[in-house]
RNA sequence: CAACUGGAGAGUUUGAUCCUGGCUCAGAGCGAACGUUAGCGGCGGGCCUAACACAUGCAAGUCGAGCGAGAAAGCUCUUCGGAGUGAGUACAGCGGCGCACGGGUGAGUAACGCGUAGGUAACCUACCCUCGGGCGGGGGACAACUCUCCGAAAGGAGAGCUAAUACCGCAUAAGACCACGCCAUCUGCGGAUGAAGUGGGAAAAGGUGGCCUCUCCAUGGAAGCCAUCACCUGAGGAUGGGCCUGCGUCCCAUCAGCUAGUUGGUAAGGUAACGGCUUACCAAGGCGAAGACGGGUAGCUGGUCUGAGAGGAUGAUCAGCCACACUGGCACUGGAACACGGGCCAGACUCCUACGGGAGGCAGCAGUGAGGAAUAUUGGGCAAUGGGCGAAAGCCUGACCCAGCCACGCCGCGUGAGUGAUGAAGGCCUUCGGGUUGUAAAGCUCUGUAAGGAGGAAAGAAAACGUCGACGAGUAAUAUGCGUCGGCCUUGACGGUACCUCCUUAGCAAGCACCGGCUAACUCUGUGCCAGCAGCCGCGGUAAGACAGAGGGUGCAAACGUUGCUCGGAAUUACUGGGCGUAAAGCGCACGUAGGCGGAUUCGCAAGUCAGAUGUGAAAUCCCCGGGCUCAACCUGGGAACUGCAUUUGAAACUGCGUGUCUAGAGUGAUGGAGAGGGAAGCGGAAUUCCAGGUGUAGAGGUGAAAUUCGUAGAUAUCUGGAGGAACACCAGUGGCGAAGGCGGCUUCCUGGACAUUGACUGACGCUGAGGUGCGAAAGCGUGGGGAGCAAACAGGAUUAGAUACCCUGGUAGUCCACGCCGUAAACGAUGAGUGCUAGGUGUCGCGGACUUUGACUGCUGCGGUGCCGUAGCUAACGCGUUAAGCACUCCGCCUGGGGAGUACGGCCGCAAGGCUAAAACUCAAAGGAAUUGACGGGGGCCCGCACAAGCGGUGGAGCAUGUGGUUUAAUUCGAAGCAACGCGCAGAACCUUACCCAGGCUAGAAAAGCAGAGAACCUGGUGGAAACACUGGGGUGCCCUUCGGGGAACUCUGAUCCAGGUGCUGCAUGGCUGUCGUCAGCUCGUGUCGUGAGAUGUUGGGUUAAGUCCCGCAACGAGCGCAACCCCUGCCCUUAGUUGCCAGUAUUAAGUUAGUGCACUCUAAGGGGACUGCCGGGGUCAACCCGGAGGAAGGUGGGGAUGACGUCAAGUCAUCAUGGCCCUUAUGUCUGGGGCUACACACGUGCUACAAUGGUCGGUACAAAGCGUCGCGAUACCGCGAGGUGGAGCCAAUCGCAAAAAGCCGGCCUCAGUACGGAUUGCAGUCUGCAACUCGACUGCAUGAAGUCGGAAUCGCUAGUAAUCGCUGAUCAGCAGGCAGCGGUGAAUACGUUCCCGGGCCUUGUACACACCGCCCGUCACACCAUGGGAGUCGAGUGCUCCAGAAGUGGCCGUGCUAACCCGCAAGGGAGGCAGGUCCCCAAGGAGUGCUUGGUAACUGGGGUGAAGUCGUAACAAGGUAGCCGUAGGGGAACCUGCGGCUGGAUCACCUCCUUU
Repeated sequence: CAACUGGAGAGUUUGAUCCUGGCUCAGAGCGAACGUUAGCGGCGGGCCUAACACAUGCAAGUCGAGCGAGAAAGCUCUUCGGAGUGAGUACAGCGGCGCACGGGUGAGUAACGCGUAGGUAACCUACCCUCGGGCGGGGGACAACUCUCCGAAAGGAGAGCUAAUACCGCAUAAGACCACGCCAUCUGCGGAUGAAGUGGGAAAAGGUGGCCUCUCCAUGGAAGCCAUCACCUGAGGAUGGGCCUGCGUCCCAUCAGCUAGUUGGUAAGGUAACGGCUUACCAAGGCGAAGACGGGUAGCUGGUCUGAGAGGAUGAUCAGCCACACUGGCACUGGAACACGGGCCAGACUCCUACGGGAGGCAGCAGUGAGGAAUAUUGGGCAAUGGGCGAAAGCCUGACCCAGCCACGCCGCGUGAGUGAUGAAGGCCUUCGGGUUGUAAAGCUCUGUAAGGAGGAAAGAAAACGUCGACGAGUAAUAUGCGUCGGCCUUGACGGUACCUCCUUAGCAAGCACCGGCUAACUCUGUGCCAGCAGCCGCGGUAAGACAGAGGGUGCAAACGUUGCUCGGAAUUACUGGGCGUAAAGCGCACGUAGGCGGAUUCGCAAGUCAGAUGUGAAAUCCCCGGGCUCAACCUGGGAACUGCAUUUGAAACUGCGUGUCUAGAGUGAUGGAGAGGGAAGCGGAAUUCCAGGUGUAGAGGUGAAAUUCGUAGAUAUCUGGAGGAACACCAGUGGCGAAGGCGGCUUCCUGGACAUUGACUGACGCUGAGGUGCGAAAGCGUGGGGAGCAAACAGGAUUAGAUACCCUGGUAGUCCACGCCGUAAACGAUGAGUGCUAGGUGUCGCGGACUUUGACUGCUGCGGUGCCGUAGCUAACGCGUUAAGCACUCCGCCUGGGGAGUACGGCCGCAAGGCUAAAACUCAAAGGAAUUGACGGGGGCCCGCACAAGCGGUGGAGCAUGUGGUUUAAUUCGAAGCAACGCGCAGAACCUUACCCAGGCUAGAAAAGCAGAGAACCUGGUGGAAACACUGGGGUGCCCUUCGGGGAACUCUGAUCCAGGUGCUGCAUGGCUGUCGUCAGCUCGUGUCGUGAGAUGUUGGGUUAAGUCCCGCAACGAGCGCAACCCCUGCCCUUAGUUGCCAGUAUUAAGUUAGUGCACUCUAAGGGGACUGCCGGGGUCAACCCGGAGGAAGGUGGGGAUGACGUCAAGUCAUCAUGGCCCUUAUGUCUGGGGCUACACACGUGCUACAAUGGUCGGUACAAAGCGUCGCGAUACCGCGAGGUGGAGCCAAUCGCAAAAAGCCGGCCUCAGUACGGAUUGCAGUCUGCAACUCGACUGCAUGAAGUCGGAAUCGCUAGUAAUCGCUGAUCAGCAGGCAGCGGUGAAUACGUUCCCGGGCCUUGUACACACCGCCCGUCACACCAUGGGAGUCGAGUGCUCCAGAAGUGGCCGUGCUAACCCGCAAGGGAGGCAGGUCCCCAAGGAGUGCUUGGUAACUGGGGUGAAGUCGUAACAAGGUAGCCGUAGGGGAACCUGCGGCUGGAUCACCUCCUUU
């Protein structure tokens, strides 16, 4: 400092992270539409679709002052004949002007169409303006009209009359025009202009009004004059156009070549005018990668919308230009048209018709039908503005001005304001207390915008005209007329509208969407992957803030949402402003054309560039400052701006151009060495195979193991000789060379490049490189050779569920050579080429330099290559890092979500295989990169565990017990399900339990609380019944208070009501408890540090441990939960205490039996001690710790128990209990009787007993511990063969009892057998418990005497007082134990070791897994749906070419027929000219043929996509079980397999090299 001012993001890929990347949302806008709703006004807008078809009315006429002719109705008068008026009016005609404007539409058009800037010396312009000049004198017609005729009509024909500003000669002719033209000027040399002069042809029209100055008749009129409107000619202007040019103007290159009037010239024609515009002739040109030609789409612009801008999209309304007027063609008239409301022809369509013919063109305004999601009145008026005609009045004007309809948009206003807490009622929610709706309502007090009623009442109107007056010019004139000024008169569709005033009443006026996140706004109920929602992510499978309803809330508001479209966000096409190692993206490599870019320096030019000026950039719009409607929207004045283009003046740094010079870029020369660089020829040895021969004998070969195969016809092995082909061991090396592909024995020849040194020469000669050209592994193809080995295909053998594979035996193309194709690879450094700059360290190859040295070296240093590490910097990270992925510049190539797809179609190339180029429909919300934490691996390392191994004993076979499955059943109640369900819940189902089934009952209930009534409670009968229960009797009154009426507590019964009750469902709504990994050694935190981040570090490493136990080290330092310890039992000792225990000595006894004594011992049960790697030696890092030893009852945690980190398994339990929700309520509750849980072709788990002699049986005999007992344990004694019975002492238990321990020991018998083993099963007889042993108890006796002779595959436990074996006790319990929980007795074997199986811990690695390998995931097949390619064809549309045909029409020619004006002629007649007609060229529609392009459709067919639970396999992800992938070839149901070459984007182990640290 008037015109300055402006830039936000979010959701979604993952377990989490960062990045890449798409999808989606929030914003603004619209000629909109749809849904719900709707009070008013102002200003705007309103067929985006069918340029589809149109009924009806209107939209262009006007002039009597150019001309002729010329009514009627009505009115008046009337002599009734008519006259006047209407009226020189209407209608029609001739003539003039207009109809080319205004209005509509956007079909066509990719073009000088439009925009912008120019040109026209190559042009036109009616009406208008200015200026000069003129307007003389004649002639002949044609309409109208009259008559006749044809036709249904439209219309037409013939004859006759007539006027003109209609038409035609003649006169005049300055200038203009045409022809000739000495000369002059200018010039871009093409020409243009000027000019003396000569020749030629060519004009006109009058109308109206007025006047008498001049002339004539002469009141007055005519010629004339004046005025005005017309007319002719010329010049100029204005306006409007025509034509030409520069620049700009969509998509497709899967349109790459196009062109015959094509390009140019000459001549002619044509036009207002240049021009191939047209014709003839001549030449062969013209256009094109800076995109010709072709195809598609489209009116262009000012502007509009969006955006910070740059851009992007768009082209309604308003304005400029263009094009079109039913479709196509054509001309006429005219100043202008090839003409929207003119003509002719053709076509389609519609209408009329008397069938002969005719008529029509709303993309004007209304309106109709149709189409469509969708767009208005068949309105008023010329009052205003504008237009046409006219002298004017005026007429016409669907232009226009208004009104009507529509919330279509923008803007404004209202639907009330104040007060009002018992926080009313009602609704909703509730933890039942309350909260919320909510000052909201009601109530009280106000206001009157808007709506309604009444009254008043504008502006839009200024004129023109007429008239009056004044002045001026003009005139003969004071006329008329003209000009200026003033007065008067007249005109409003809207509309009695805007606006103002008064009156009445809060009275008549609020909805729509949303409430999971994005995104402001939350609860209840219903529903139950249903119904539904959804813009993206996603909600819904019984507790849904996401569906539906309700309450509440949020947002906007006469609107609110939805849909569609545009821009934005999207830096997601990146000019501003992106990328390409691994995410999409560097051509396989080079040479090189066009193009782009380019070293130092001098001078010049001025194209780019910069500055100034001028013109233009229409108006409107946008912006600023004002003004007008009450405000605003809207309208309007001035300005700014229009970022552009052109002209011109200047500047000269930079770029460019020209010029001169230079040497640093580039190149040439000289010298030198290195090298698997390329091509050709020749040579060599080793090995394989084959052939021949010798020796030699039974195998060889091959594999995980085998077999196919070879071999007694002599293989393999071995020796000798020969043949032939291919490849070149060692050297050999992240060594070398090459542009890449690639190149490896030796020698020779030919040949390319790089490097070092030198500094002589050239003097920018350079870089890149679209197209183009060449080279280009392997495989493959063609022709001809060659063929040893290897080896796709193929065959056989194995493996396997299968094995079109992996393995094996064979084996053909091929691999090799020559010539020719192919042209692709993970052709990779996944990294284009070139140049400059930016720390170093360390290897290695080639060539040098200086110093030093005898010298090889070594050290220092220069250039070029090739590796590794690393600074800054970069990067999403990984990583890169002078060989950049750093910092810059130049040029090229490429990318833009995943799939479809590198596919289809088209084109080009190829012999083919195929290559190059390269889409779309459809579909998904992801696909992806790097890194992180886990989990996993038929990855690796270290370590542990009865994990394996070493052992002992079992299970799996038998019989039985028990649990489970299954089956059965009226019911066999329910739960538990790999480990971690299955002698589990159940520490004990005959009834009960009991939850199940059948039957019979009850309904406030069997049990609970409150209320009312009655009764105390309670005791005891009878009947029916299976019982529950039902019916019906008797006895009996207590306690406390009392005002003696009664009341109260407890209990019982009855009644009503809040309610009870449920082993009904959900363990996936839960609490609690429990199992399991696992008594495994782990799991975390704070602070700090590192990393963009998820995270890491700590916790990794070196040792060590049972242990994240400890030590050392360390960007970590600390801490917590775990480990350990603390607790209990046990092992040794001590102290204390001493009955019921123990006991020396005494007494006694069968006996510590008893008495007494004692507390030493045993023991009991309290408290202590003890063990800590404390000591010694060795090892070890002077450590932790380990090994050994001593002492000790015990030694390295002494043994055992209890103790279970963070967490995992939606593990288990709603049937222990508790509990949300749901469900039942005369039943899913409850009571009772009976039955069932005990079933039984079968299968499994866990046990018991066995199969025997280490045993069985009989007899005798010894030694425990820990428990339990008064509803009990129960001794002695007696009875019974026995179970047991009778009986009852003692014991509330260190006292009595259960109680006998058993194995053991001693002795006898049995002698290897289905037994004197084994005891199942069954019969009979009993005992006990219990209301009751039938279903369904345990035990006893006698009898019976089954299977079974040590157990297939497989599998379990256990490392010491353990396994094994033996008995005892307890809980539960009336009774019932082979189970469970405990107790003691006897009492082993083995462990080399960690390869393997299983489980676990730590580190590391790979991963496409994260529901985490019980993961993920590929392809065929089958089914459904969708879009698409091919397709015999078929149906359209467009278009090219060749023909046929040829309306109307212009033009040319003819013009025999006809013919007023002019000429000749007295006339007849002739001529000129014209008309009809004919003909020719061109040509529209139409027809035929043949191509091309494009679209629709199609039997069938190809692949593709999508789809909760289909089939086959297992290809990929881990070493994915044969590492994977790329190219190519063959094969195969399929994923795929195999061959050849390549890549690492392969794990693992070893080795080599390099680097880092010490």